[in-house]
Context: one part of a larger RNA
RNA sequence: CCCGCAGCAAGACGGAAAGACCCCGUGGACCUUUACUAUAGGCUUCUACUGGACACGAGCAUAAACUGCGUAGGAUAGGUGGGACCCUUUGAAGUCUCCGUUUCGGCGGAGAUGGAGGGAACGGUGAAAUACCACCCUGUUUGCGUUUGUGUCCUAACGUUGAUUCCCGUGAACCCGGGCGACGGACAAUGGGAGCUGGGUAGUUUGACUGGGGCGGUCUCCUCCCAAAGAGUAACGGAGGAGUGCAAAGGUCGGCUCAUCACGGAUGGAAACCGUGUGAAGAGUGCAAGUGCAUAAGCCGGCUCUACUGUGAGACCGACGGGUCGAACAGUUACGAAAGUAGGCACUAGUGAUCCUGCGGUCCCGUAUGGAAGGGCCGUAGCUCAUCGGAUAAAAGGUACCCCGGGGAUAACAGGCUGAUCGCGCCCGAGCGUCCAUAGCGGCGGCGCGGUUUGGCACCUCGAUGUCGGCCCAUCACAUCCUGGGACUGAAGGCGGCCCCAAGGGUUCGGCUGUUCGCCGAUUAAAGUGGUACGCGAGCUGGGUUCAGACCGGCGUGAGCCAGGUCGGUCCCUAUCUGCUGUGGG
Numbered sequence: 001c002c003c004g005c006a007g008c009a010a011g012a013c014g015g016a017a018a019g020a021c022c023c024c025g026u027g028g029a030c031c032u033u034u035a036c037u038a039u040a041g042g043c044u045u046c047u048a049c050u051g052g053a054c055a056c057g058a059g060c061a062u063a064a065a066c067u068g069c070g071u072a073g074g075a076u077a078g079g080u081g082g083g084a085c086c087c088u089u090u091g092a093a094g095u096c097u098c099c100g101u102u103u104c105g106g107c108g109g110a111g112a113u114g115g116a117g118g119g120a121a122c123g124g125u126g127a128a129a130u131a132c133c134a135c136c137c138u139g140u141u142u143g144c145g146u147u148u149g150u151g152u153c154c155u156a157a158c159g160u161u162g163a164u165u166c167c168c169g170u171g172a173a174c175c176c177g178g179g180c181g182a183c184g185g186a187c188a189a190u191g192g193g194a195g196c197u198g199g200g201u202a203g204u205u206u207g208a209c210u211g212g213g214g215c216g217g218u219c220u221c222c223u224c225c226c227a228a229a230g231a232g233u234a235a236c237g238g239a240g241g242a243g244u245g246c247a248a249a250g251g252u253c254g255g256c257u258c259a260u261c262a263c264g265g266a267u268g269g270a271a272a273c274c275g276u277g278u279g280a281a282g283a284g285u286g287c288a289a290g291u292g293c294a295u296a297a298g299c300c301g302g303c304u305c306u307a308c309u310g311u312g313a314g315a316c317c318g319a320c321g322g323g324u325c326g327a328a329c330a331g332u333u334a335c336g337a338a339a340g341u342a343g344g345c346a347c348u349a350g351u352g353a354u355c356c357u358g359c360g361g362u363c364c365c366g367u368a369u370g371g372a373a374g375g376g377c378c379g380u381a382g383c384u385c386a387u388c389g390g391a392u393a394a395a396a397g398g399u400a401c402c403c404c405g406g407g408g409a410u411a412a413c414a415g416g417c418u419g420a421u422c423g424c425g426c427c428c429g430a431g432c433g434u435c436c437a438u439a440g441c442g443g444c445g446g447c448g449c450g451g452u453u454u455g456g457c458a459c460c461u462c463g464a465u466g467u468c469g470g471c472c473c474a475u476c477a478c479a480u481c482c483u484g485g486g487a488c489u490g491a492a493g494g495c496g497g498c499c500c501c502a503a504g505g506g507u508u509c510g511g512c513u514g515u516u517c518g519c520c521g522a523u524u525a526a527a528g529u530g531g532u533a534c535g536c537g538a539g540c541u542g543g544g545u546u547c548a549g550a551c552c553g554g555c556g557u558g559a560g561c562c563a564g565g566u567c568g569g570u571c572c573c574u575a576u577c578u579g580c581u582g583u584g585g586g
Base pairs, nucleotide, nucleotide: 001586002585003584004583005582006581007580008579010578011577012576014573015572022407023406024405025404027403028402029399030398031397032396035204036203037202038201039200041197042196043195044194045193046192047191048190051154052153053152054151055150056149057148058147059146060145062143063142064141065140066139068137069105075130078136079135080134081133082132085119086118087117094113095112096111097110098109099108100107101106158184159183160182161181162180166179167178168177169176207219208218209217216236220242221241222240223239224238225237243388244286245345246344250304251303252302253301254300255299256298258282261277262276263275264274265273284293285292287350289348290347291346308331309330310329311328314325315324316323317322320389333342334341335340356382357381358380359379360378361377362376364375365374414461415459416457417456418455420454422450423449424448425447426446427445431441432440468543469541470540471539473535474532475531476530477529478528481506482505483504484501485500486499488497489496508522509521510520511519512518549567550566551565552564553562554561555560
């Protein structure tokens, strides 16, 4: 060096299972509920099956009888028309009794008595004139009819019933049908319509961004910085605002000049008002900021409505939707002597596509034709559609019982990068140390090293890199716990302190706890600090953490949930290669 055999399991990010954790998917399932929308079921009501009678109430129609009061006027004048006569021995006036009504004055009716008259026209009053007749109106009463409501009763629908023993069916039956009885009864039951209720059931929804996800925050528009002197330009970068306001805070014509400060002036003061001076702007501008503005866009006054209708050359910005500026022309106005200016406001925020629907207008279309219905077109209104280019008119949660598709595009372990934090060292020397900065310490600061902490980042690994602690077995570093050598000492000796050198060897046994750690007991020369995938589960364990069961506390309406507690809970692999141990052959 080559080839075996027997072994060990450190590595081959070993094998097995397209990670169960985590995230993603406009994936799924199951569960919950005061998510949404349906629905079985329930309740109520109407209607059909469903009939009769009575009482009371209501509406309508009809007949009869009544009813009607401002003032003036005999006095209680409903309206209109006709009307010169009407009523009366078929019993007038008057008187008495009773009833109805009433504006309390009367009006109407019935009966008795009475025994011949009473009323109207005329006149007067008044808007209207009375007797009598007709047709009506307002309100009331009575009768009849009809519809309807409530209650009571009925029996014939309909329902229940005859077990001990009703009768019948060539019939046994507590079955079925009929009969005969009993009870209930137009109710109940059932069909149909409607309202309410309805996780009992079903279908679904339950946003995105995000230095993983959740929680929090945000989502449209305006202003400034970032933004690198054209425009534009990101971040969960740094700061602020808007979701309007104004009939003047708009138009035009004319006029005016601010803030501040100094000095002077009763009350009067730092600051009120008056005067003088200074004063390019520091004032003011409806509201944020920026850019503007004194020729003012700032302040005051007069007159006013251009905060117009129809168009629009030509440009700017934007992927598009769309946003912005705009002279000029026609019409009609306002102000101004006029030239002129005015199509809102110094400018940039003050917002919402499409569909659907309402309202106003209009010439347009209008199902054979004429109309109409309806639509179009012009104008206008209804959205915190704010997740603001707006999925629907309409929507929340749980899953540790879970599933699928994916991701190392993205978290938890380990590694890596970083080194804020952490550990160690060095510089400076304020001060402590009786005196004396530096024996031993060292404020405020500064510079490094390490890569054991907590983090940041998200770079290999999610078609799997098993996670704490213990056990076994280790191996390395040295910033050395012991043992060894030394300098300094605030080193007398002894015991120490501190620093330098040094990694050869060593570095205990117990109690408690799953513990690492820690506390405690007893020793020791000492009971070192770290690295090794917080060394080591194809070596062991499985107490902890971290599935399915269950209890408690807390949270939640609930399903359920909690770096809260508690009891329980399957640890697979026969070694091919590398490596290592022992042994044999060539």
Molecule: large-subunit ribosomal RNA, domain V
Organism: freshwater bacterium LH6-2